A computed fold for a 114-nucleotide RNA from a soil metagenome, annotated as SAM riboswitch aptamer (S box leader). Its Rfam family is "SAM riboswitch aptamer (S box leader)". From the family's description: The SAM riboswitch is found upstream of a number of genes which code for proteins involved in methionine or cysteine biosynthesis in Gram-positive bacteria. RNAcentral holds the sequence, with entries from MGnify. Its mean pLDDT, the model's own confidence on a scale to 100, is 78.
RNA sequence: CUCAUGACGAGUGGUUGAGGGACUGGCCCGAUGACACCACGGCAACCGAUUGAAUUUAGUUUCAAUGUCAGGUGCCAAUUCCAGCUCAGGCAUCAUUGGCCUGGGAAAAAUGAG
Numbered sequence: 001c002u003c004a005u006g007a008c009g010a011g012u013g014g015u016u017g018a019g020g021g022a023c024u025g026g027c028c029c030g031a032u033g034a035c036a037c038c039a040c041g042g043c044a045a046c047c048g049a050u051u052g053a054a055u056u057u058a059g060u061u062u063c064a065a066u067g068u069c070a071g072g073u074g075c076c077a078a079u080u081c082c083a084g085c086u087c088a089g090g091c092a093u094c095a096u097u098g099g100c101c102u103g104g105g106a107a108a109a110a111u112g113a114g
Base pairs, nucleotide, nucleotide: 001114002113003112004111005110011040012039013038014037015036019029020028021027023084024083025082026081041076042075043074046072047071048069049068050065051064052063053062054061080108085105086104087103088102089101090100091099
């Protein structure tokens, strides 16, 4: 950089001791110990493996297994905690490029594969 995914799911103990949830705003978590690290445990089908089906000169290619398998990663507060940019609809207003609500898309970040 490209592609894919995200309203599912899964915590105990120990060490440490003040910030943490990427950024900004909000809202949360946190001395009843958060975050981080370590140990053990768990979740999960992205990669990989297996099995089945189809297919091929060829495990060659494709599909499936919603509870096949945890080997490689990943993850285990809150929808990716919510919003941020934009579009559509609605509400209030005399009216507005402003406010509030709902929904779609994008961006950003995260994870995986290349």